[in-house]
Context: one part of a larger RNA
RNA sequence: GGAUAAACGCUGGCGGCGUGCUUAACACAUGCAAGUCGAACGGAGAUUAUAUAACAGAAGCCUUCGGGUGGAAGACUUAUAAUCUUAGUGGCGGACGGGUGAGUAACGCGUGGGUAACCUGCCUUGUACUGGGGAAUAGCAGUUGGAAACGACUGGUAAAACCGCAUAAGCGCACAGUAUCGCAUGAUACAGUGUGAAAAUCUCCGGAGGUACAAGAUGGACCCGCGUUUGAUUAGCUAGUUGGUGAGGUAACGGCCCACCAAGGCAACGAUCAAUAGCCGACCUGAGAGGGUGAACGGCCACAUUGGGACUGAGACACGGCCCAGACUCCUACGGGAGGCAGCAGUGGGGAAUAUUGCACAAUGGAGGAAACUCUGAUGCAGCGACGCCGCGUGAGUGAUGAAGUAUUUCGGUAUGUAAAGCUCUAUCAGCAGGGAAGAUAAUGACGGUACCUGACUAAGAAGCUCCGGCUAAAUACGUGCCAGCAGCCGCGGUAAUACGUAUGGAGCAAGCGUUAUCC
Numbered sequence: 001g002g003a004u005a006a007a008c009g010c011u012g013g014c015g016g017c018g019u020g021c022u023u024a025a026c027a028c029a030u031g032c033a034a035g036u037c038g039a040a041c042g043g044a045g046a047u048u049a050u051a052u053a054a055c056a057g058a059a060g061c062c063u064u065c066g067g068g069u070g071g072a073a074g075a076c077u078u079a080u081a082a083u084c085u086u087a088g089u090g091g092c093g094g095a096c097g098g099g100u101g102a103g104u105a106a107c108g109c110g111u112g113g114g115u116a117a118c119c120u121g122c123c124u125u126g127u128a129c130u131g132g133g134g135a136a137u138a139g140c141a142g143u144u145g146g147a148a149a150c151g152a153c154u155g156g157u158a159a160a161a162c163c164g165c166a167u168a169a170g171c172g173c174a175c176a177g178u179a180u181c182g183c184a185u186g187a188u189a190c191a192g193u194g195u196g197a198a199a200a201u202c203u204c205c206g207g208a209g210g211u212a213c214a215a216g217a218u219g220g221a222c223c224c225g226c227g228u229u230u231g232a233u234u235a236g237c238u239a240g241u242u243g244g245u246g247a248g249g250u251a252a253c254g255g256c257c258c259a260c261c262a263a264g265g266c267a268a269c270g271a272u273c274a275a276u277a278g279c280c281g282a283c284c285u286g287a288g289a290g291g292g293u294g295a296a297c298g299g300c301c302a303c304a305u306u307g308g309g310a311c312u313g314a315g316a317c318a319c320g321g322c323c324c325a326g327a328c329u330c331c332u333a334c335g336g337g338a339g340g341c342a343g344c345a346g347u348g349g350g351g352a353a354u355a356u357u358g359c360a361c362a363a364u365g366g367a368g369g370a371a372a373c374u375c376u377g378a379u380g381c382a383g384c385g386a387c388g389c390c391g392c393g394u395g396a397g398u399g400a401u402g403a404a405g406u407a408u409u410u411c412g413g414u415a416u417g418u419a420a421a422g423c424u425c426u427a428u429c430a431g432c433a434g435g436g437a438a439g440a441u442a443a444u445g446a447c448g449g450u451a452c453c454u455g456a457c458u459a460a461g462a463a464g465c466u467c468c469g470g471c472u473a474a475a476u477a478c479g480u481g482c483c484a485g486c487a488g489c490c491g492c493g494g495u496a497a498u499a500c501g502u503a504u505g506g507a508g509c510a511a512g513c514g515u516u517a518u519c520c
Base pairs, nucleotide, nucleotide: 001520002519003518004517006516007515008514009513010512013392014391015390016389017388018387019385020384021350026348027347028346030345031344032343035092036091037090040089041088043086044085045084046083047082048081049080050079051078055074060069061068062067099303100302101301108228109227110226111225112224113223114222115221118220119219123216124215125214126213127212128211129210130209131165133163134162140155141154142153143152144151145150171196172195173194174193175192177190178189179188180187181186201208202207229275230274231273236266237265238264241263242262243261244260245259246258248256278300279299280298281297282293283292284291285290305326306325307324308323309322328339329338330337331336356382358381359380360379364378365376366375367374368373395425396424397423398422405416406415407414408413429461432455433454434453435452439447464509465508466507467506468505469490470489471488475504476503477502478501479500485492486491
């Protein structure tokens, strides 16, 4: 000198774009953050229409005034149809998106390869199918336990839920072949025998679905070479340890697991142990080589109160799923239950220190749906903070009686100083009034009456901070008297201090200026 997720002191006009718990992965009140589909299903409820049964009994008509006849409105039972809502069964999605960096020195990450050792829902393409049955169960009704959370029993019911059967181009498994090729195990193609496994309907007849197989795309899994902090005041470490055979397990290879056998494997080219740490693209600095950092944005990994476990599923060993154990908090009728902000806001605490319990799904994207649409604290915006960068303003011209004041003085003056006042202008920003977008393609705009434009209006509403001995741009006076104090280094201060304090003047930067911390 540059830089910062900064903090502190003094000061503070506006706008744009960014950015904001680095500390306690400490504990969390409250609200929201993952739902959706009635075009899978049986119900339940509401509304309307029509029909129906039993009520009800108006107007009108007759009347001997007692009544008779008549049959509307109304409410209600049942049935049908239509529309809407939806607890439950079922489907898809809750494995994405969002957060954090505790752990991890590791194939975790980066880079380059490999899989002849693998999987892949939704999507695209192609081929072949979509036949015929069955038994349940929730909801519901009844009975019943419990303070609650939540159940138990009985009865009966639907489906694209579940389970057999048929069919099998192709597929899986077992057995034994031929040809070609290769990279060791082998791969591909063709043909054979035996054997096994599918499906779901709806329709506005256009289609929307469902099943099997093959291919693609996308996403993932595993393996390998190289690279990846410090310490030897850590020198030996290892028993599933290293290898083999066999069996199991997995999508798949493998001590991944197990039985048996062998005795191996790693290490001064630093094993093991200890400490520290998420890694990278990047960012800062530097002429570069390097050095430092890993906030924001993007990629990967890991984690979700602590530890363990599996279930479901194409995908999890699953942040807002389940089970067990621990700690903590809450409810309780003491028998038992409930919870997990490292999602967005917000609270307490810690700290030098870090924001609103905001608006909207209008845009982009995501989930579900045929769609309308619903959901979306992702996201888009707004609020707060000079926290950072950038831009603008705080006026311009003229004006010498060099006014007053202030400081100083050799008392003549000198400086502040064209500075002010005065005169003539202008209106950027702010304020006032009017108009008023793009972002949206027919409609739909949170932002927002925002940006922007126009008009009128007043120099009005808008300057501070640090320094002035040398380094280093900028000096005098007074006060103080090794005191009070200053200080980055050298060093100032003990009676004339350009170094302390104040004033005047000056220098530098400027809505900032200085200090502290850290890196180059």
Model confidence (mean pLDDT): 84 of 100. Small-subunit ribosomal RNA, 5' domain from an uncultured Lachnospiraceae bacterium, 520 nucleotides, folded computationally. The sequence was found in a public genome assembly. Rfam family: Bacterial small subunit ribosomal RNA. Its family is annotated with structural constituent of ribosome and ribosome in the Gene Ontology.